[in-house]
Context: one part of a larger RNA
RNA sequence: CUGGGCGUAAAGGGCGUGUAGGCGGACUUGUAAGUCGGAUGUGAAAUCACCGGGCUUAACCCGGUAACUGCAUUCGAUACUGCUUGUCUUGAGUACGGAAGAGGAAAGCGGAAUUCCAGGUGUAGCGGUGAAAUGCGUAGAUAUCUGGAGGAACACCAGUGGCGAAGGCGGCUUUCUGGUCCGUUACUGACGCUGAAACGCGAAAGCUAGGGGAGCAAACGGGAUUAGAUACCCCGGUAGUCCUAGCCAUAAACGAUGAGCACUAGGUGUGGGGGGUAUCGACUCCUCCUGUGCCGCAGCUAACGCAUUAAGUGCUCCGCCUGGGAACUACGACCGCAAGGUUGAAACUC
Repeated sequence: CUGGGCGUAAAGGGCGUGUAGGCGGACUUGUAAGUCGGAUGUGAAAUCACCGGGCUUAACCCGGUAACUGCAUUCGAUACUGCUUGUCUUGAGUACGGAAGAGGAAAGCGGAAUUCCAGGUGUAGCGGUGAAAUGCGUAGAUAUCUGGAGGAACACCAGUGGCGAAGGCGGCUUUCUGGUCCGUUACUGACGCUGAAACGCGAAAGCUAGGGGAGCAAACGGGAUUAGAUACCCCGGUAGUCCUAGCCAUAAACGAUGAGCACUAGGUGUGGGGGGUAUCGACUCCUCCUGUGCCGCAGCUAACGCAUUAAGUGCUCCGCCUGGGAACUACGACCGCAAGGUUGAAACUC
């Protein structure tokens, strides 16, 4: 000495459920597999090490000793690990009593607005831009009023507010349903953590079939701009966006930060719940738990910064990285209707 790392340099799997495996709380009984010690046997010779010796020296050679870190048998040790016996309640869970919430699914309802249709009033413009034009309008538009149709999205409330594993979730009501938090004792008694495979979920776009289609709008057409303008701006406009059923499986799927547990100054907001002081009551104040922000010490960091929501200090388990390009590629395999996805090199080159 017996790797170092993963916020931004290469590197955390998009997220969960969970099999094998790995790891695992307190006390106790036995065992002696791991572990530790002794003895015996073996561990060929050569080599290596040490002490001597022989060639003028060395390399080389010879002798002796040590060593051969191992294995087997046997006798012991029992702290730790394993297995085992009995027990415990702190980890985990259940019950009970409360609480908040855009968590999910389905059905129904509502108002504002855009567009379209019908009718009334009304007349020459409207619209659009940097300026214009295309476009719409005397077959009566724009504006304004009344009525109707249809689709999509839900102003204010709204908040570094809430909920969810992540993707994500926002009008209102009802039904079904998942998770979380707080409190009290009671109960179970380690039932736990992680998780290769596997399975499930997974924005947008895209695909298949059937509906739907108001607004918006890839493609496309036209008008401008320009040297050109396959753009930015304007007028139109189809897929799509919406619904049902089924695929796809990707993302700057980001906190660019895997999950769990424990420990390590504080200050200050805010969401949920509890306790206490005070009070007629409310407010206020103190305090505990849980979430979510900001600031900040120690410590860490290349710096930026992180800092009880760690990127600090430790332990357990998984994933991943190992110079740039070639290459989110080729070939093969698996998946997919396809688009493509997953896995994933090398030659060569710097």

The part of an RNA shown here (small-subunit ribosomal RNA, central domain) has 350 nucleotides and comes from a metagenome.